RNA sequence: UAGUUAUCAAGAAAGGUGGAGGGAUUAGACCCUUUGAAGCCUUAGCAACCCUUUGUUCUAUGCAAAGAAGGUGCUAAAUUCUACCUGCCAGAGGCAGGAAGGAUAACAG
Numbered sequence: 001u002a003g004u005u006a007u008c009a010a011g012a013a014a015g016g017u018g019g020a021g022g023g024a025u026u027a028g029a030c031c032c033u034u035u036g037a038a039g040c041c042u043u044a045g046c047a048a049c050c051c052u053u054u055g056u057u058c059u060a061u062g063c064a065a066a067g068a069a070g071g072u073g074c075u076a077a078a079u080u081c082u083a084c085c086u087g088c089c090a091g092a093g094g095c096a097g098g099a100a101g102g103a104u105a106a107c108a109g
Stems, first nucleotide, its partner, number of pairs: 001109001003107006013043005021032003026083004044075003049071002051067006079101001084098006
């Protein structure tokens, strides 16, 4: 960093520093923010992908339950919403499903 697989409406914040932006990118909408944004640091927490234990089993890269020491990740709003396709209801729109893009994990050249 092209690729593969899985997940993405649940969950979980305080302090210090900093000083104006932030919500990935483009456009639009909407929202957060000087009652202090991003970034960085500390502590705490969430979750259970990797992982640990037990059970089961066709003896395994499966399934079920429990756990949280370690490796990541995460801690406003659905991945904030829309954008492309399909269906339905309908008329400048709404609802549902899918795709694309993105994020994270594990694997892998």